[in-house]
Context: one part of a larger RNA
RNA sequence: GAAUGAACGCUGGCGGCGUGCUUUAUACAUGCAAGUCGUGCGCGAAAGUAGCCUUCGGGCUGCGAGUAGAGCGGCGAACGGGUGAGUAACACGUGGAUAACCUGCCUUGGAGUGGGGAACAACUUGAGGAAACUCGAGCUAAUGCCGCAUACGUUUGCGUGACUUCGGUCGCGCGUAAAGAAAGGUGGCCUCUUCAUGAAAGCUACCGCUCCUAGAGGGGUCCGCGUCCGAUUAGCUAGUUGGUGGGGUAAUGGCCUACCAAGGCGUCGAUCGGUAGCCGGCCUGAGAGGGCGAUCGGCCACACUGGAACUGAGACACGGUCCAGACUCCUACGGGAGGCAGCAGUAGGGAAUAUUGCGCAAUGGGGGAAACCCUGACGCAGCAACGCCGCGUGAAGGAUGAAGGCCUUCGGGUCGUAAACUUCUGUCAGGUGGAACGAAAGGUUGCGGGCGAAUAGUCCGGGAUCUUUGACGGUACCACCAGAGGAAGCCCCGGCUAACUCCGUGCCAGCAGCCGCGGUAAUACGGAGAGGGCAAGCGUUAUUC
Numbered sequence: 001g002a003a004u005g006a007a008c009g010c011u012g013g014c015g016g017c018g019u020g021c022u023u024u025a026u027a028c029a030u031g032c033a034a035g036u037c038g039u040g041c042g043c044g045a046a047a048g049u050a051g052c053c054u055u056c057g058g059g060c061u062g063c064g065a066g067u068a069g070a071g072c073g074g075c076g077a078a079c080g081g082g083u084g085a086g087u088a089a090c091a092c093g094u095g096g097a098u099a100a101c102c103u104g105c106c107u108u109g110g111a112g113u114g115g116g117g118a119a120c121a122a123c124u125u126g127a128g129g130a131a132a133c134u135c136g137a138g139c140u141a142a143u144g145c146c147g148c149a150u151a152c153g154u155u156u157g158c159g160u161g162a163c164u165u166c167g168g169u170c171g172c173g174c175g176u177a178a179a180g181a182a183a184g185g186u187g188g189c190c191u192c193u194u195c196a197u198g199a200a201a202g203c204u205a206c207c208g209c210u211c212c213u214a215g216a217g218g219g220g221u222c223c224g225c226g227u228c229c230g231a232u233u234a235g236c237u238a239g240u241u242g243g244u245g246g247g248g249u250a251a252u253g254g255c256c257u258a259c260c261a262a263g264g265c266g267u268c269g270a271u272c273g274g275u276a277g278c279c280g281g282c283c284u285g286a287g288a289g290g291g292c293g294a295u296c297g298g299c300c301a302c303a304c305u306g307g308a309a310c311u312g313a314g315a316c317a318c319g320g321u322c323c324a325g326a327c328u329c330c331u332a333c334g335g336g337a338g339g340c341a342g343c344a345g346u347a348g349g350g351a352a353u354a355u356u357g358c359g360c361a362a363u364g365g366g367g368g369a370a371a372c373c374c375u376g377a378c379g380c381a382g383c384a385a386c387g388c389c390g391c392g393u394g395a396a397g398g399a400u401g402a403a404g405g406c407c408u409u410c411g412g413g414u415c416g417u418a419a420a421c422u423u424c425u426g427u428c429a430g431g432u433g434g435a436a437c438g439a440a441a442g443g444u445u446g447c448g449g450g451c452g453a454a455u456a457g458u459c460c461g462g463g464a465u466c467u468u469u470g471a472c473g474g475u476a477c478c479a480c481c482a483g484a485g486g487a488a489g490c491c492c493c494g495g496c497u498a499a500c501u502c503c504g505u506g507c508c509a510g511c512a513g514c515c516g517c518g519g520u521a522a523u524a525c526g527g528a529g530a531g532g533g534c535a536a537g538c539g540u541u542a543u544u545c
Stems, first nucleotide, its partner, number of pairs: 001545004006541005013391006019384002021349001026347003030344003035075003040072002043069001048063006082302003092226007101219003106215002109212005114148001116146002123138006154179007161170003184207006193200003228274003235265003240262008277299004281292004304325005327338004355381001357380003363377001364375004394424004404415004428486001430481005438472001442467002445464001447461005489534004494515003500529005510517002
């Protein structure tokens, strides 16, 4: 000099854009943060209201409403969001391998979607419990569950061919045998079939379902190289190193197991100890390098502590389950409930870090055919000079060089065109009025094309018309009104280092980054005036180069 997620002192007008628990991965009151689908399925209220009946207590029926609601089922909940504890490791970075692998939703192509069965919730009923909840009996639906049929692909066995690194492979080799699927829903129609005014088990469109194929995107595993400090850590290792058989996995492998062999690593630093998430990047520097790893993006790990599996395409799962532990809470003492390192917020810790805000309008995500619902992701607003950037605190004229302060050699000098005063301007703040972009979609109607028997229906395309949607926000912005009015401080002045005098003090009080000042004329302490620097900031402290 530059820099910071800064803090502290003094001061503080406005705006834009960013940033904001670096410490206790400490404990958490309260609210919200993951739901959705009735076009998968069965059930199904109430308040209120209208009518009728009434023993005046009430009862029945209709509407409310197939609504609310819970339940079965599907998809999602493995994303998004947080944190950096652990980890010196194939964790990360980079480059490869997978002939050792998986992949829901999406896309491409192919083949199918036949025919049956038995349950369990909800519900009804009985029982236990303070509660959480639990147990028994009975009924029932499905795109829930289970057989059967069929099999273009698929898998496995056998035979055979080709290739081979001799382990195997075939990334569309051939033949044969065996095994293994499925689920319906909605809208429309009468061309075909069946019944026959019309409807369906028929046809059709869409959404699904099953098997396979290829892809995209995502993931698993393995390998080369790179990745901090300590030798006052020199030896480490028994599933250890390798083999065979078996198991396990989507998959290779001591991943696990039985047996066999005795190996494997290490001064090119093993092992042990300490520290630490890694990277893109950020800071500094001419560079080489050094330091750092906040915000944003990629990867990893974790979710009260430790362990475990279940479900699932995917988890060994932050707002799931089970076990153990610590802690907190409820309890009728028998037993139960909980997990903010999600967004706010509280206590504590600390030099120190914000609102228990608004909205799904946009972008994105989940569900749904859609309308739409959910979304503390996100978009915004609030607080903070925490940072960067921009603007303002007025402009021009104005000498009797006013008053006053300070200095003085007492002549004067200086603050100083500074002020007053005159003439103007109108940024920002203030007031009044107008007022956005961000909105594209979506809905309705109609046109062309595909499927179709069809003018249903649905999909695609572009056009027109009408209509709906804004948290921010009556905000930005614009116009007008008024009037210099409301808006400057902080540090320094011995040398380094820009800037000097007077008074006070008298090795005292004090200053100080280094050198050093102060013991009676201190440009170095304290005050004043003058001056210098930066400026809504200025200094100090801490840290890095």

A computed fold for a 545-nucleotide part of an RNA from an uncultured prokaryote, annotated as small-subunit ribosomal RNA, 5' domain. Its Rfam family is "Bacterial small subunit ribosomal RNA". Its mean pLDDT, the model's own confidence on a scale to 100, is 84. The full RNA is in RNAcentral, with records from ENA.